[in-house]
Molecule: small-subunit ribosomal RNA
Organism: metagenome
RNA sequence: AGAGUUUGAUCCUGGCUCAGGAUGAACGCUAGCGGCAGGCCUAAUACAUGCAAGUCGAGGGGUAAUCACACUUUCGGGUGUGAACGACCGGCGCACGGGUGCGUAACGCGUAUACAACCUACCCACAACUGGGGGAUAGCCCGGAGAAAUCCGGAUUAAUACCCCAUAAUGCAUUGAUACCGCAUGGUAUUAUUUGCUAAAGAUUUAUCGGUUGUGGAUGGACAUGCGUCUGAUUAGUUAGUUGGUGAGGUAACGGCUCACCAAGGCAACGAUCAGUAGGGGGUCUGAGAGGAUGAUCCCCCACACUGGUACUGAGAUACGGACCAGACUCCUACGGGAGGCAGCAGUAGGGAAUAUUGGUCAAUGGGCGCAAGCCUGAACCAGCCAUGCCGCGUGCAGGAUGACGGCCUUCUGGGUUGUAAACUGCUUUUAUCAGGGAAGAAAACGGCCAUGCGUGGCAGAUUGACGGUACCUGAAGAAUAAGCACCGGCUAACUCCGUGCCAGCAGCCGCGGUAAUACGGAGGGUGCAAGCGUUGUCAGGAUUUAUUGGGUUUAAAGGGUGCGUAGGCGGAUUAUUAAGUCAGUGGUGAAAGUUUGCGGCUCAACCGUAAAAGUGCCAUUGAUACUGGUAGUCUUGAGUACAGUAGAGGUAGGCGGAAUUUAUGGUGUAGCGGUGAAAUGCAUAGAUACCAUAAAGAACACCGAUAGCGAAGGCAGCUUACUAUACUGUAACUGACGCUGAGGCACGAAAGCGUGGGGAGCGAACAGGAUUAGAUACCCUGGUAGUCCACGCUGUAAACGAUGAAGACUCGCUGUUGGCGAUACACAGCCAGUGGCCAAGCGAAAGCGUUAAGUCUUCCACCUGGGGAGUACGAUCGCAAGAUUGAAACUCAAAGGAAUUGACGGGGGCCCGCACAAGCGGUGGAGCAUGUGGUUUAAUUCGAUGCAACGCGAGGAACCUUACCUGGGUUUGAACUGCGGGGGGCCGUCACAGAGAUGUGACCUUCCCUUCGGGGACUCCCGUAGAGGUGCUGCAUGGCUGUCGUCAGCUCGUGCCGUGAGGUGUUGGGUUAAGUCCCGCAACGAGCGCAACCCCUGCCCCUAGUUACCAGCGGUUCGGCCGGGGACUUUAGGGGGACUGCCGGCGUCAAGCCGGAGGAAGGUGGGGACGACGUCAAGUCAUCAUGGCCUUUAUGUCCAGGGCUACACACGUGCUACAAUGGGCGGUACAAAGGGUCGCGAAACCGCGAGGUGGAGCCAAUCCCAAAAAACCGUCCUCAGUUCGGAUUGCAGUCUGCAACUCGACUGCAUGAAGUUGGAAUCGCUAGUAAUCGCGUAUCAGAACGACGCGGUGAAUACGUUCCCGGGCCUUGUACACACCGCCCGUCACAUCACGAAAGUCGGUUGCACCAGAAGCCAGUGGGCCAACCUUCGGGGGGCAGCUGUCGAAGGUGUGGUCGGCGAUUGGGGUGAAGUCGUAACAAGGUA
Repeated sequence: AGAGUUUGAUCCUGGCUCAGGAUGAACGCUAGCGGCAGGCCUAAUACAUGCAAGUCGAGGGGUAAUCACACUUUCGGGUGUGAACGACCGGCGCACGGGUGCGUAACGCGUAUACAACCUACCCACAACUGGGGGAUAGCCCGGAGAAAUCCGGAUUAAUACCCCAUAAUGCAUUGAUACCGCAUGGUAUUAUUUGCUAAAGAUUUAUCGGUUGUGGAUGGACAUGCGUCUGAUUAGUUAGUUGGUGAGGUAACGGCUCACCAAGGCAACGAUCAGUAGGGGGUCUGAGAGGAUGAUCCCCCACACUGGUACUGAGAUACGGACCAGACUCCUACGGGAGGCAGCAGUAGGGAAUAUUGGUCAAUGGGCGCAAGCCUGAACCAGCCAUGCCGCGUGCAGGAUGACGGCCUUCUGGGUUGUAAACUGCUUUUAUCAGGGAAGAAAACGGCCAUGCGUGGCAGAUUGACGGUACCUGAAGAAUAAGCACCGGCUAACUCCGUGCCAGCAGCCGCGGUAAUACGGAGGGUGCAAGCGUUGUCAGGAUUUAUUGGGUUUAAAGGGUGCGUAGGCGGAUUAUUAAGUCAGUGGUGAAAGUUUGCGGCUCAACCGUAAAAGUGCCAUUGAUACUGGUAGUCUUGAGUACAGUAGAGGUAGGCGGAAUUUAUGGUGUAGCGGUGAAAUGCAUAGAUACCAUAAAGAACACCGAUAGCGAAGGCAGCUUACUAUACUGUAACUGACGCUGAGGCACGAAAGCGUGGGGAGCGAACAGGAUUAGAUACCCUGGUAGUCCACGCUGUAAACGAUGAAGACUCGCUGUUGGCGAUACACAGCCAGUGGCCAAGCGAAAGCGUUAAGUCUUCCACCUGGGGAGUACGAUCGCAAGAUUGAAACUCAAAGGAAUUGACGGGGGCCCGCACAAGCGGUGGAGCAUGUGGUUUAAUUCGAUGCAACGCGAGGAACCUUACCUGGGUUUGAACUGCGGGGGGCCGUCACAGAGAUGUGACCUUCCCUUCGGGGACUCCCGUAGAGGUGCUGCAUGGCUGUCGUCAGCUCGUGCCGUGAGGUGUUGGGUUAAGUCCCGCAACGAGCGCAACCCCUGCCCCUAGUUACCAGCGGUUCGGCCGGGGACUUUAGGGGGACUGCCGGCGUCAAGCCGGAGGAAGGUGGGGACGACGUCAAGUCAUCAUGGCCUUUAUGUCCAGGGCUACACACGUGCUACAAUGGGCGGUACAAAGGGUCGCGAAACCGCGAGGUGGAGCCAAUCCCAAAAAACCGUCCUCAGUUCGGAUUGCAGUCUGCAACUCGACUGCAUGAAGUUGGAAUCGCUAGUAAUCGCGUAUCAGAACGACGCGGUGAAUACGUUCCCGGGCCUUGUACACACCGCCCGUCACAUCACGAAAGUCGGUUGCACCAGAAGCCAGUGGGCCAACCUUCGGGGGGCAGCUGUCGAAGGUGUGGUCGGCGAUUGGGGUGAAGUCGUAACAAGGUA
């Protein structure tokens, strides 16, 4: 420090997620030791039990218990003294320490001030004093009530308890004066005069300890103030003791703190009030920081102590372990009454994912009391439990390769890895274990001695350790006692095998899993951390994703519809002054702990100690004065005014005008009009439409008219009048910063809509009808109501858009245009203001913007923070309503989005091509048959191929075989192949029997080769073993081969250049071509794979050669190139030539090329073939072959017989033959090419009507054979018919092949003679030696073609042309598609599920107001009842108390509101869900933009 994730890819925006840190944690697996820390985050829920605050006998009366001693005794005990001491009176303490975080949004806390408005027990210092008297009361004793708690009465008694008197001032109160000071009230000191008032306590061991008053100090506290301190405006107004004053009361003290009266204030958009949440801080976590989150442990403050209220005591409390009252709860009870408060330490129950022992000691530190000893102390110090955290240590170290065994993997017997790891050898001993030693923490207090005026100090002595026989040290033996967890697809370090098969499961995000999963589960291996490791939760970080540092708003979320303007914010030049902001210095404070740094202590570290720094803050003070602010003055450039011109659909009101439309009336006139893609509805013989004339009405203003004008925006258009507003230009006369922006507010604000009243021609939601359609609640047509128009009033919204807030300044230019100015101007170069286009710099994700900024800056306002839910719900405001404004959440997704790129697509566009259409010729689709397929059937009808690109396809040939299928019969190392081990034997061959055969049984024949004589070798049989075999599965694991787009002209690369990038350029453009063929141009220049050419056949010529082919001339002839011969020709097969737009003319850019011509056998690729770019279709093939994986192994292998693949209601494809006269039958007579042949072709001749048979010449073939070519041509018959067409079907008889023609072959003869008379919708082929037509051959093959592959014969028609259909190419455009239009995608309905809203109501919480009632208690009144202290004349008085009354007052009650929440029949929409239903709205012109 970043990374993953939107896309086919890219850049951007933007969310989600991850890596690091932290934790009072919890959970899972695991666990050796120690140190230091931490440990109910939930129920401030309820609590059994024990302990947590007592102490003082040197305050007192005393003696319940205990001990010692003495006396006594009825032997139970009693008495006295001392030590001590229960209970009681009294003093001090109990307000500290300890716990918790309920409440509290507050002067509660923090920080800084102030106190001239205050208190402070114990402690310290100083000053003074401590005299005299009195009356009671607990206890004890007696009696009584009660279950108890407890209470009552009587008698008697003490005090450092209580009371009175005295003494008092420097005290308090009051009245003056003087001096000084201050901060407003005032303060301090001195003094005077009076006046009035108030004190005390003793104890004792004689050292001391106490008591009272005053002043001061210290400590602690109270009160006040500035600043800071959470969220919500869907909380906007709040407040009656409220704000202030006067007076009084009250308090330690100020104060509405309380009361009486008076005034009417106080707070609030700088957020009052209300609601919700919350103890605050030092700090802690994180972060580079700024910040954000947090407030456990430790420290400070606050609040609370079962809930609420109240006071008392006291220096201090409204009191955790005190009191009273009310309430809830629990317990005891004799039912009459009582008791209680763990948020102290342990502990229990409950809650919860979750948090410890009913431990030890006062040894240390600290606290209370005490003269002290000491007592008390769950404060504290220790121990126990828990890996909860941090830190440290260990589980060994070295050597050791036959790289052992085992495991795992493997290309497989070879190797790799685990792995120097182990074994083995040597060494060490931390830790654990055992044994031995063994701390520091402790200094005292105390008593003694010394010093000392007092505090006190010194010296020696004695005593004290819970932890703990712990830490630590030493020794012994022995590698001995000690490793796990998570992960291994990317992010993210780490890979293989097996299992599983969208199952089981994983998952933080992206995503894995549907038979080869590095992602699931296991294993081996590896990686990371390590006594821990993972998971989960939470916090900040990353996230610049709330942006002060440090973001944005044209199109991604985001500029308010526009203006005016309040508060607020900001503000021109200059002078002086001030010093608020600002800056600097100094002082105070910022507790300690913590953090940081240095040093030090535990062996290190964690931890601890010490010192320093820091604490960015606040306050005070001194200074500086540039800037900002304040004050005073000046200025003119900002702003405004004036004057003179100019401009315009600016606004409002009135008047006027013509064209058109419709209607009405009249006329002319006759059969249609109108409307559409085509129609119909509609209108019209009752006279329409059309034409003419006249009249009426309402609305809108053609041409001009324009990237023209005006206005703030909305918006504004005939002409004219009135009123009114604005802008610009010029002058520089006036004012002198008067300015800019603008939250709230006010005004304006298209269309539609609403209200009232008018108006209503045209148009026209709704509605009606007609069409279209599967439907058509639409698009189209005919009508048509609201509305559109006017007046007045509402509404207040729009894609109110430049999707761009307002104002100001600055930053190159070019070119239009509007209004002004310059001087008379048609020229011209300028100036100002507007309005457009193109561009520099710059900006921007890009598109683009670019002086009219989206550039560079300033000021102010508005708005945004992932998509959906949703601009919805609830609430509030506005509105007559419609609705508008404001505006969430639950839930859900990992995206949603912007710009641009490459493709693909479009019922987008342009250009071009192809038997693509058109023009033609012939077919298919109808019939019969053949063949293939589907379907059906079957024991089986084996399998594959399935739009083009499956279907006479694999198959170039199923009777058996083939054969993979079915039935049945056999077989299991096997039918075939390779080894190894063992055993036997020749093998081979022949025959017989059983059987359907395979096979089984038996017989005969035979006895291999080498040899060292032991044996060995090839062959064969049996047994065992490793393997074998499989047309079993997966073509979606593959190789190879193939089809198709397509013989279409395309597909790419290097370098350069452009772009942030995907990518572009090149390859686009202008021409041209069959062609990315070539030329020209060009930020491209070149190159590759394709095209073309090179190859083969064919067409012309030449050369060479001449048998089996040929025969012109010569000779012979049996008349047949037969023979001699020839090498001319044909031909054969080798080699050459030839064609290249080469030549001429025209066109064309001086090009490429095109058109025409000449020559030529051939002319512009001469014709045909082979040849198929990058790629597409997970195209086809595991059944040609090969092959991974899986499956099978007495079977899914293998052998055999028979059957099946040949079935048959039917459907489709491909063909053959026909339907006839361009024909059919018969007869005669010509002319090919290319092939094949020895397991063969088979001649002649003979036989048979024929298929064929006999026969065997010749031929391994330019020699012989198949072999007849057929159509054609000549002649003849048939004469338009189901025929002399057509030949299916069937019968009989045969031939051939073959072990075998039944299922199931081909052919022949005779007989039979079906459908069919040119084929619906639709559809196929073909552009020349082609279509059509005619025959011939070959492969396969025993036999079996109408198929396939070849060959030649005869031999046409047509192409205007590219609008349309199909396919393709290039350019361009749009896109929400990229699995790419067979795409994407919307809404209702149905089903399931989730959260939410409404809802008659119902149940709770909280709170306001009014009223009722009113405990305890303070205060006030009263005080007739009662009472010890003082006075008294003894009667009483003074004073006090109970009681009663009153104000206030908690819980409670009644009523009525607000607010929040739970449930709720039913209901509403929303989200999600696999393949449901209906349509097709959007994305292309998405088929109506």